A computed fold for a 71-nucleotide RNA from a Candidatus Woesebacteria bacterium, annotated as transfer RNA.
């Protein structure tokens, strides 16, 4: 330089044009002499900016980062 993948709570991970879903992790309540299990509650996230759409996390294209592969 040029193809392709990929970027979602604090970690993993899932999702699909119409409220983002789980698992650890944290908070708080209950449990207990307490601690820890266990239960039930929350609270947290679509990499930036632009297009299309009535609506975009999705779909298009650009840039940023990572991985791969050719040169």
């Nucleotide at each position: 330089g040029g193809g392709c993948c990929g970027u979602u709570c604090g970690u993993a991970c899932a999702g699909u044009g119409g409220u983002a879903a789980u698992a650890c992790a944290c908070u708080g309540c209950a449990u207990u002499c307490g601690c820890a299990u266990u239960g039930c509650a929350g609270a947290a996230a679509c990499g930036g900016g632009g297009g299309u759409u009535c609506g975009a996390u999705u779909c298009c294209g650009c840039c940023a980062c990572g991985g791969u592969c050719c040169a």

Description: The sequence is in RNAcentral, with records from ENA. Rfam family: tRNA. Rfam classes the family as a transfer RNA.